RNA sequence: CCUUGCGGGAGAGCCGAUCAUCGGCGCCGAAGGAGCAACCGCCCCGGGAAUCUCUCAGGCAAACGGACCGCUUGGA
Numbered sequence: 001c002c003u004u005g006c007g008g009g010a011g012a013g014c015c016g017a018u019c020a021u022c023g024g025c026g027c028c029g030a031a032g033g034a035g036c037a038a039c040c041g042c043c044c045c046g047g048g049a050a051u052c053u054c055u056c057a058g059g060c061a062a063a064c065g066g067a068c069c070g071c072u073u074g075g076a
Stems, first nucleotide, its partner, number of pairs: 001075002005071004013025005026060003032056001033054003039047003
């Protein structure tokens, strides 16, 4: 660093049709994705982080998902 299992885990909505879902406008950021500062270099240019920014994707009852945290399994 990747991974197995368990636990915790936020934010954001209405209306119309509608089994799921679709449409209109509004909204959220913590899957994923994209962007950049300092700094560094061989200095045209390239490298360069995020929980920051963008909102393509995803999401806005519940469920699922969920960055991240704790314990844990296996591997490099």